[in-house]
Context: one part of a larger RNA
RNA sequence: AGACGAACUUUGGCGGCGUGCCUAACACAUGCAAGUCGAACGGAGUUAAAUUCGACACCCGAGUAUCCGGCCGGGAGGCGGGGUGCUGGGGGUUGGAUUUAACUUAGUGGCGGACGGGUGAGUAACGCGUGAGUAACCUGCCUUUCAGAGGGGGAUAACGUUCUGAAAAGAACGCUAAUACCGCAUAACAUCAAUUUAUCGCAUGAUAGGUUGAUCAAAGGAGCAAUCCGCUGGAAGAUGGACUCGCGUCCGAUUAGCUAGUUGGCGGGGUAACGGCCCACCAAAGCGACGAUCGGUAGCCGGACUGAGAGGUUGAACGGCCACAUUGGGACUGAGACACGGCCCACACUCCUACGGGAGGCAGCAGUGGGGGAUAUUGCACAAUGGGGGAAACCCUGAUGCAGCAACGCCGCGUGAGGGAAGAAGGUUUUCGGAUUGUAAACCUCUGUUCUUAGUGACGAUAAUGACGGUAGCUAAGGAGAAAGCUCCGGCUAACUACGUGCCAGCAGCCGCGGUAAUACGUAGGGAGCGAGCGUUGUCC
Numbered sequence: 001a002g003a004c005g006a007a008c009u010u011u012g013g014c015g016g017c018g019u020g021c022c023u024a025a026c027a028c029a030u031g032c033a034a035g036u037c038g039a040a041c042g043g044a045g046u047u048a049a050a051u052u053c054g055a056c057a058c059c060c061g062a063g064u065a066u067c068c069g070g071c072c073g074g075g076a077g078g079c080g081g082g083g084u085g086c087u088g089g090g091g092g093u094u095g096g097a098u099u100u101a102a103c104u105u106a107g108u109g110g111c112g113g114a115c116g117g118g119u120g121a122g123u124a125a126c127g128c129g130u131g132a133g134u135a136a137c138c139u140g141c142c143u144u145u146c147a148g149a150g151g152g153g154g155a156u157a158a159c160g161u162u163c164u165g166a167a168a169a170g171a172a173c174g175c176u177a178a179u180a181c182c183g184c185a186u187a188a189c190a191u192c193a194a195u196u197u198a199u200c201g202c203a204u205g206a207u208a209g210g211u212u213g214a215u216c217a218a219a220g221g222a223g224c225a226a227u228c229c230g231c232u233g234g235a236a237g238a239u240g241g242a243c244u245c246g247c248g249u250c251c252g253a254u255u256a257g258c259u260a261g262u263u264g265g266c267g268g269g270g271u272a273a274c275g276g277c278c279c280a281c282c283a284a285a286g287c288g289a290c291g292a293u294c295g296g297u298a299g300c301c302g303g304a305c306u307g308a309g310a311g312g313u314u315g316a317a318c319g320g321c322c323a324c325a326u327u328g329g330g331a332c333u334g335a336g337a338c339a340c341g342g343c344c345c346a347c348a349c350u351c352c353u354a355c356g357g358g359a360g361g362c363a364g365c366a367g368u369g370g371g372g373g374a375u376a377u378u379g380c381a382c383a384a385u386g387g388g389g390g391a392a393a394c395c396c397u398g399a400u401g402c403a404g405c406a407a408c409g410c411c412g413c414g415u416g417a418g419g420g421a422a423g424a425a426g427g428u429u430u431u432c433g434g435a436u437u438g439u440a441a442a443c444c445u446c447u448g449u450u451c452u453u454a455g456u457g458a459c460g461a462u463a464a465u466g467a468c469g470g471u472a473g474c475u476a477a478g479g480a481g482a483a484a485g486c487u488c489c490g491g492c493u494a495a496c497u498a499c500g501u502g503c504c505a506g507c508a509g510c511c512g513c514g515g516u517a518a519u520a521c522g523u524a525g526g527g528a529g530c531g532a533g534c535g536u537u538g539u540c541c
Base pairs, nucleotide, nucleotide: 002540003539004538006537007536008535010533013413014412015411016410017409018408019406020405021371026369027368028367030366031365032364035111036110037109040108041107043105044104045103046102047101048100049099050098051097052096053095054094055093056092058090059089060088062087063086064085065084066083067082068081070079071078072077118324119323120322127249128248129247130246131245132244133243134242137241138240142237143236144235145234146233147232148231150184152182153181159174160173161172162171163170164169190215191214192213193212194211195210196209197208198207199206200205220229221228222227250296251295252294257287258286259285262284263283264282265281267279268278269277299321300320301319302318303314304313305312306311327346328345329344330343349360350359351358352357377403379402380401381400385399386397387396388395389394416446417445418444419443426437427436428435429434450482451478452477453476454475455474456473460468485530486529487528488527489526490511491510492509496525497524498523499522500521506513507512
């Protein structure tokens, strides 16, 4: 001199793009971060319509029964009127049942919770990097392709009833469905066994073909239909993974010997697969000064910083791999986990409790306490990109996109421009003549980057859909108004005088200054450097 995930002092106008717990892998209140499918299934429920039944009040008309009074008739009787009861019809309100349609959904079932997101504790290791191998392997969804889906069965949640419990939750009995579960049939280019032929390979062997035998499948849904989405078995691909090997991968010898499943074999078990991976038996091997073992430290890399390079240091952000999810252990499910927001057990801790028993795991996003020199909002939106589910509409997504805070970093802009000598006043200094501050100011003429106000207003979104955002930008008006500091001035090292102090007070990166004229301390004037920063400290080269 350069660099930084920096911190501190002091100062501080704006914008863009980035970055922001390096310490306690310390403990966590609260909210959110993984759901979705009713086009797999039976229920439950809501709304609407239709049908039907019942109740209530109202209206209408006919019949019948009864009561009242009127008219006609000598009378039997006839005529018409009113009230009440029953029966009938209509629309209305309300309740129940059935059907249809739309919707909601606890449960069964499917797919996804193995991705995405976080952290770096552990790990000196095939963990990582790089290059090979698997004739020793697996791969849901996806693509291509071949073949198929016949016929049955028994349950179970939900639900109902009863019961236990403070709760978390659980038990008994009864009912029911499926793309849930289980037999049977069919059966090959699948698998296994036996046998055989050909070809090939670095070895174990592999591939292809023939014959015989044995074994194993399936599910439906939507639609008027066409058809679509699914289901089963196989072959190939793609993607993702698994394993093995060569080489490389920090310090210590004041760590020199280490090792009994240890090294190898045979046989088995286990695995997707090879293998002491595990087991029985047999042999006695295996590693090591080319550094075993032990101890310390550490995630690795692409990269980053520095350097002319060689090299040295480093592994924040972004990308790849690995490991972990309070600590330790274990398996289950599944194509995939020995699973951060799944299960079981143990320990520690926290919480609830009726003391019998239960619940929990922020190294997800915010946020809190604590630690620390030190590190942000309990924000907005799924509009975009991507992911999960779904036929779709759509739902979910603290991934992500944005906004907020911080000069933490980089970059850009501004704090005015031109003119202006009576070289004003004031300050400082002086040899008292002057010099300097200094075109600096005042003053004159302008400008409008920023700023303020008003209007307009995006791209990002090919039809619709914009959180950002009335943001960026553009237009108009206003007005020099609101915007400069910090460090240094003995040499290294750019920049000097005066006063104060007097080995005191103090400075200091090194050399060193200060004991009466200190360019080195303090103040002032002047100057130098950098500039929204400047300086100090820490670390690396």